[in-house]
């Protein structure tokens, strides 16, 4: 270093802790606590205050770091006549709006359990959003030049 099996985690509410605040100790010091899920990636580069509801009301508060958001350019995709090409305009596996369905929330709380001196953490049960995606209806929006074919 290479191969094959099994097991166990698996990606951004992420991770980290110097502030608060909790426990233990007389101190000294030592621990805890510091996002709950769902949603989110075409590529580069600059910005920038990064979706969504649950919860809770010392805290999901403070800080640092990262991040799939957002908004500009540019590249590259895709839609726009039957086909290719410019250009334009709307996007990003790819048009926006309008109602309709779909898309297992989990946490905390509660009730049981099991550790610890203790704050805390674990584990078991049922339950409780909302935005964004997806489907399918409605109407809208689907152009301009060139060339070729019919």
């Nucleotide at each position: 270093g290479a191969a094959g099996a099994c097991u166990u985690g698996u990606u951004a509410g992420c991770g980290c802790c110097a502030g608060g605040a909790c426990c233990u100790g007389a101190a000294a010091a030592g621990g805890u606590u510091g996002a709950c899920g769902a949603g989110g990636a075409u590529g580069g580069c600059a910005g920038u205050g990064g979706u969504c509801g649950a919860a809770a009301g010392a805290c999901u508060c403070g800080g640092c770091g990262g991040a799939u958001g957002c908004u500009g350019c540019c590249a590259c995709g895709g839609c726009u006549c039957c086909c290719g090409g410019u250009g334009a305009g709307c996007c990003g596996u790819a048009g926006a709006c309008g109602g309709g369905g779909g898309u297992u929330a989990a946490a905390a709380a509660g009730c049981g359990g099991a550790a610890u001196c203790a704050a805390c953490a674990c584990c078991g049960c049922a339950a409780c959003a909302g935005a964004g995606c997806c489907c399918g209806c409605g109407g809208c929006g689907a152009c301009a030049c060139c060339g070729g074919u019919c």
Molecule: glmS glucosamine-6-phosphate activated ribozyme aptamer